[in-house]
RNA sequence: GUCCUCGUGGUGUAAUGGAUAACACUGAAGAUUCCGGUUCUUCCGCUGGGGGUUCGAUUCCCUCCGAGGGCG
Repeated sequence: GUCCUCGUGGUGUAAUGGAUAACACUGAAGAUUCCGGUUCUUCCGCUGGGGGUUCGAUUCCCUCCGAGGGCG
């Protein structure tokens, strides 16, 4: 330089055009306990940036940014 893949809560992953974006762990509060652990309940928190297509985009297209890989 060129091609391919990926980017979703603090972490690991789902959702593959119909959206109130789901689950687990972590965190906070509460219940239980003499205290703690375990268990249970509730809550917080996420689509890399910009543009486009569509009635509707996490999903499709373009571009940029970042990560990884193949070739030279």

The RNA shown here (transfer RNA) has 72 nucleotides and comes from Lysinibacillus odysseyi 34hs-1 = NBRC 100172. The organism belongs to Lysinibacillus odysseyi, within Bacteria. Rfam family: tRNA. It is annotated as a transfer RNA.